[in-house]
RNA sequence: UGGGGUGUGGCCAAGUGGUAAGGCAUAGGGUUUUGAUCCCUAUAUCCCAGGUUCGAAUCCUGGCACCCCAU
Numbered sequence: 001u002g003g004g005g006u007g008u009g010g011c012c013a014a015g016u017g018g019u020a021a022g023g024c025a026u027a028g029g030g031u032u033u034u035g036a037u038c039c040c041u042a043u044a045u046c047c048c049a050g051g052u053u054c055g056a057a058u059c060c061u062g063g064c065a066c067c068c069c070a071u
Stems, first nucleotide, its partner, number of pairs: 001070007010024003018054001026042005047063005
């Protein structure tokens, strides 16, 4: 310098235009003599900025960060 990939909660991770599943962790509550187990509840401007659309995590453009390949 060129090409490709990834970016979703504290962590892992699903989603392929119609209001973001699940697991772990955390906090509160229930159960229990206490703890563990178990049960319930809570926590997301989806990396940033624009655009398209009735509607965008999803499509388009630009940028940023990280990873890989080539030079």
Model confidence (mean pLDDT): 80 of 100. Transfer RNA from Candidatus Azosocius agrarius, 71 nucleotides, folded computationally. The sequence is in RNAcentral, with records from ENA. Lineage of the source: Bacteria > Pseudomonadota > Gammaproteobacteria > Candidatus Azoamicaceae > Candidatus Azosocius.